[in-house]
The prediction has a mean pLDDT of 87. A computed fold for a 539-nucleotide part of an RNA from an uncultured prokaryote, annotated as small-subunit ribosomal RNA, 5' domain. Its Rfam family is "Bacterial small subunit ribosomal RNA".
Context: one part of a larger RNA
RNA sequence: AAUGAACGCUGGCGGCGUGCCUAACACAUGCAAGUCGAGCGAGAAAGCAACUUCGGUUGCGAGUAAAGCGGCGAACGGGUGAGUAACACGUGGACAAUCUACCGUCGAGUGGGGAACAACCAGGGGAAACUCCGGCUAAUUCCGCAUAAUUCCAUCAUUCCUUGGCGUGAUGGGGAAAGGGGGCCAAUUCUUGAAAGCUCCCGCUCUUCGAGGAGUCCGCGUCUGAUUAGCUAGUUGGUGGGGUAAUGGCCUACCAAGGCUUCGAUCAGUAGCCGGCCUGAGAGGGCGAUCGGCCACACUGGAACUGAGACACGGUCCAGACUCCUACGGGAGGCAGCAGUGAGGAAUAUUGCGCAAUGGGCGAAAGCCUGACGCAGCAACGCCGCGUGGAGGACGAAGGCCUUCGGGUCGUAAACUCCUGUCAGUAGGGAGGAAAAGGCUGCGGUUAAUACCCGUAGUCUCUGACAGUACCUGCAGAGGAAGCCCCGGCUAACUCCGUGCCAGCAGCCGCGGUAAUACGGAGGGGGCAAGCGUUAUUC
Numbered sequence: 001a002a003u004g005a006a007c008g009c010u011g012g013c014g015g016c017g018u019g020c021c022u023a024a025c026a027c028a029u030g031c032a033a034g035u036c037g038a039g040c041g042a043g044a045a046a047g048c049a050a051c052u053u054c055g056g057u058u059g060c061g062a063g064u065a066a067a068g069c070g071g072c073g074a075a076c077g078g079g080u081g082a083g084u085a086a087c088a089c090g091u092g093g094a095c096a097a098u099c100u101a102c103c104g105u106c107g108a109g110u111g112g113g114g115a116a117c118a119a120c121c122a123g124g125g126g127a128a129a130c131u132c133c134g135g136c137u138a139a140u141u142c143c144g145c146a147u148a149a150u151u152c153c154a155u156c157a158u159u160c161c162u163u164g165g166c167g168u169g170a171u172g173g174g175g176a177a178a179g180g181g182g183g184c185c186a187a188u189u190c191u192u193g194a195a196a197g198c199u200c201c202c203g204c205u206c207u208u209c210g211a212g213g214a215g216u217c218c219g220c221g222u223c224u225g226a227u228u229a230g231c232u233a234g235u236u237g238g239u240g241g242g243g244u245a246a247u248g249g250c251c252u253a254c255c256a257a258g259g260c261u262u263c264g265a266u267c268a269g270u271a272g273c274c275g276g277c278c279u280g281a282g283a284g285g286g287c288g289a290u291c292g293g294c295c296a297c298a299c300u301g302g303a304a305c306u307g308a309g310a311c312a313c314g315g316u317c318c319a320g321a322c323u324c325c326u327a328c329g330g331g332a333g334g335c336a337g338c339a340g341u342g343a344g345g346a347a348u349a350u351u352g353c354g355c356a357a358u359g360g361g362c363g364a365a366a367g368c369c370u371g372a373c374g375c376a377g378c379a380a381c382g383c384c385g386c387g388u389g390g391a392g393g394a395c396g397a398a399g400g401c402c403u404u405c406g407g408g409u410c411g412u413a414a415a416c417u418c419c420u421g422u423c424a425g426u427a428g429g430g431a432g433g434a435a436a437a438g439g440c441u442g443c444g445g446u447u448a449a450u451a452c453c454c455g456u457a458g459u460c461u462c463u464g465a466c467a468g469u470a471c472c473u474g475c476a477g478a479g480g481a482a483g484c485c486c487c488g489g490c491u492a493a494c495u496c497c498g499u500g501c502c503a504g505c506a507g508c509c510g511c512g513g514u515a516a517u518a519c520g521g522a523g524g525g526g527g528c529a530a531g532c533g534u535u536a537u538u539c
Stems, first nucleotide, its partner, number of pairs: 001538003005535005012386006018379002020344001025342003029339003034072003039069002047060005079297003089221007098214003103210002107206004111145001113143003120135002123132003152173007160165001179202006188195003223269003230260003235257008272294004276287004299320005322333004350376001352375003358372001359370004389419004399410004423480001425475005433466001438460008483528005488509003494523005504511002
């Protein structure tokens, strides 16, 4: 000098930050990932109204709610640091060995058929979780057919290049799709108007390039121990095969006998890495909280499925420990998400408000969801700022302390007089964070079109959790706001009383045994100040 600090005494306000470093211990409760009816089929009830033979029927509610199929998302965002000494990370390269949903861009297409399974209905089993059997059905679900390339595969030839690269040509083979919505009538058909027509938007399929993302490989760097000296059989290499998006002992069969190591292999211990942070004149040393990048993990261990992407925190299966339910047959669960509880500990916060802003998912949009985020609450935990008043006021009150008894000192300090009005209090006013989206009008584009749609300008309406907050003004009144440590030397600051090697102090040297500036108290003084000391740790 510093800290994610703690402890002791004390404590007025504000701004901005920070807040389980220990048990990756166990968790009650609520919330943290949904959305789309403009993909699809089906479809309630309460309540209200009318009628009624008083049994009910019809209409609204409502094509709503709650479900189901289907699509996209759920692999992001959020948490933690257990493991990991490793291509994990950092830095610089390589991929002629690679993939990429959504987005942008280039070109082409979107023809014609079929089928199943939920929901639903009927039946059965079970305490429950749930499940079985039969029947019906839609789609942007699933499956054939057609067509298609400068796509893919094989063979051949070839330019440039050199691992399986970019191309060109030839032959053969493989190989796609899905619809939904708005508007219109100039032309065709029927003709109020509509359609298999036109047009626009969103999609679907194949393809080119890109952007961003991901995967793999390599050079260099990356803690301690030799009281760890040898380690290694898929081990090292080759061939064939398999596997992957892709190289590779990644896996497998066979063959060879290699590979690493005192420039520290192997083993053991410790540890997430970095941008950075602290210190220091620097070199260096220490650290890796908050914020940002990467990695790893999600009760413990293992595995795959789906998917563009996972071997998947709030998905599945198996095993294990633990907790809970049970009708004892069988089931359910995973806070290292946000709050919160117990435990551990010297020690670390609210079971808050809101989607108004920013960002994300879905949707054509309105919008819905969002413990991300924005805010508020708690804590002097840190940094910064402000205040606790200002001026005048005595040869100097009272009182305390000391005294050589003359006096000295606290001390202009107080009282008293005159002022000021920060903060807190009270009353009133009151921003900015809000731009979009939506409606209307004009213009431009598109088009057969003055529809629709898209873009743009003007205008109108509406949207704030924080919060009547920041800020401004009025009112009152010095009123509500100072402590902590130290005073032997180091080290700024001295006397008296008490005690008598006792009681005690102490960072080091050392004080205390009858005049202790070192113990305890008092007066005085010194240093910091809403803090001051102590402890711990780093330089």